This is a predicted structure of a 72-nucleotide RNA (transfer RNA) from Psammoneis japonica.
The sequence is in RNAcentral, with records from ENA.
Its mean pLDDT, the model's own confidence on a scale to 100, is 82.
Rfam family: tRNA. From the family's description: Transfer RNA (tRNA) molecules are approximately 80 nucleotides in length. Rfam classes the family as a transfer RNA. Gene Ontology term of the family: triplet codon-amino acid adaptor activity.
């Protein structure tokens, strides 16, 4: 150099074109507790970046950025 693959809250992750973008961890406040712990119920946080396609894009397509592999 060239090919693939990956990017979603503070972490891990579902989703493959139409529902308020689901869940778990973790923070954070209520109840429980004689008080932590554990349970229970809620709340905030989230689509790498720039375009395109469409009525409608995380979702399809181009380009960039970062990571990771493969071949030379």
């Nucleotide at each position: 150099g060239u090919c693939c693959u990956u990017a979603u809250g503070g972490u891990c992750u579902a989703g493959g074109g139409g529902u308020u973008a689901g869940g778990a961890c973790a923070u954070c406040g209520c109840c429980c507790u004689u008080u932590c712990a554990c349970g229970g119920c809620g709340a905030g946080a989230g689509a790498a970046c720039g375009g395109g396609u469409u009525c409608a894009a995380a979702u399809c397509c181009c380009g960039u950025u970062a990571a990771g592999g493969g071949u030379a």